[in-house]
Molecule: Bacterial RNase P class A
Organism: Nocardioides sp. AX2bis
RNA sequence: CGGGUUGGCUGGGCGACCGCGUGGACCGGGAGACCGGUCCCCGAGGAAGGUCCGGGCUCCACAGGGCGAGGUGGUGGGUAACACCCACCCGGGGCAACCUGCGGGAUAGUGCCACAGAGAACAGACCGCCUCCCCGGCUCCGGCCGGGGCGGUAAGGGUGAAACGGUGGUGCAAGAGACCACCAGCGGUCCGGGUGACCGGACCGGCUCGGCAAACCCCACCUGGAGCAAGGUCAAGAAGCUGCUCUCCGGAGCAGUGCGUGCGCGUUCGAGGGCGGCCCGCCCGAGCGCACGGGUAGACCGCUGGAGGCUGUCGGCAACGGCAGCCGUAGAUGGAUGGUCGCCCCCGAGGCAGCGAUGCCGAGGGACAGAACCCGGCCUACAGGCCAGCCCGUCCG
Numbered sequence: 001c002g003g004g005u006u007g008g009c010u011g012g013g014c015g016a017c018c019g020c021g022u023g024g025a026c027c028g029g030g031a032g033a034c035c036g037g038u039c040c041c042c043g044a045g046g047a048a049g050g051u052c053c054g055g056g057c058u059c060c061a062c063a064g065g066g067c068g069a070g071g072u073g074g075u076g077g078g079u080a081a082c083a084c085c086c087a088c089c090c091g092g093g094g095c096a097a098c099c100u101g102c103g104g105g106a107u108a109g110u111g112c113c114a115c116a117g118a119g120a121a122c123a124g125a126c127c128g129c130c131u132c133c134c135c136g137g138c139u140c141c142g143g144c145c146g147g148g149g150c151g152g153u154a155a156g157g158g159u160g161a162a163a164c165g166g167u168g169g170u171g172c173a174a175g176a177g178a179c180c181a182c183c184a185g186c187g188g189u190c191c192g193g194g195u196g197a198c199c200g201g202a203c204c205g206g207c208u209c210g211g212c213a214a215a216c217c218c219c220a221c222c223u224g225g226a227g228c229a230a231g232g233u234c235a236a237g238a239a240g241c242u243g244c245u246c247u248c249c250g251g252a253g254c255a256g257u258g259c260g261u262g263c264g265c266g267u268u269c270g271a272g273g274g275c276g277g278c279c280c281g282c283c284c285g286a287g288c289g290c291a292c293g294g295g296u297a298g299a300c301c302g303c304u305g306g307a308g309g310c311u312g313u314c315g316g317c318a319a320c321g322g323c324a325g326c327c328g329u330a331g332a333u334g335g336a337u338g339g340u341c342g343c344c345c346c347c348g349a350g351g352c353a354g355c356g357a358u359g360c361c362g363a364g365g366g367a368c369a370g371a372a373c374c375c376g377g378c379c380u381a382c383a384g385g386c387c388a389g390c391c392c393g394u395c396c397g
Stems, first nucleotide, its partner, number of pairs: 001393010012344007020043002023040007045368001049379002052377005057227004064280004069223005074088005089103001090101004104218002109216002111212003126157002128153003132149007165183006184208001186205008231301004240292001242291003246287001258267003272284004308327008345366003350361004
């Protein structure tokens, strides 16, 4: 200097004028509700987008068990929690930095692997090779060539994404882990390192027992539901003119049963309803439920002090955590932060000058995009600019 890779920051600035929203102070008017004026603090994001996860919070509701359903899937750590983050292990890609994962199980079972091919799970003989037999031809009489048949073979060739280990040899009629050496794989025993997933080594052995589970499934772990349009308070208002099903017979007293209880006393017998689906269990319960019809378009709370932010320091490889100090940073409700002008800043097609570095002029451009209960993530979008680490290559010293 070039290329690659990883991480981070920013994403217009200043001034003037006019105009907005919450809150506060002061002044004026008003009986009050409230209205007007001046000043002050603050006032959209890294994604506010997607609504894919996890929670806080609210209600069902006092809230259990089982089945089922759904989610996750290497190990260890972080966190309120997670499918997130960090570190590490293994597999894959890359020269590397680094990126990435469909990361438990194919020996519990079921299923699929088109076409081609002899044969696709414990299968297989198309072309081949070999022993023997038959026919024809040749013959230097050793045998050779061609065709056919029974049998042996899976080393060579072919098909395919993939063919039931690889290389070399012994052996055989010809072959074959049939046997042997080395290697790979699988299984077993032991040693060393590591919290662990795993890694390394020694010895032994049958010789070798596909792929897909992001196919159904098995295993391990996790999980109530609904959601701020949750849910409350106040005010206001009207219409129950109705119909139907099912149930209760209440109070008091007596008796009996069950439960609690030392006594006294209390309670139980039940239509309907609630607990995401089903079952059990639990709870409410005297009028529920169904059909039809009417009213509620208002004000306030929830609503912003949070698993909050910033700075320093300590621990940790890191994610992150502890301690100390400081700050108070939108809370709207048809829904606020905008408009105009000027200067500056960044990028810049193209042109001119120059050997070049570079300088001058310069049209045009300045991204994605707007809170609505809050928070931790992931994913997606983003003109331009800046910073740092690491890897590879080239050149110079």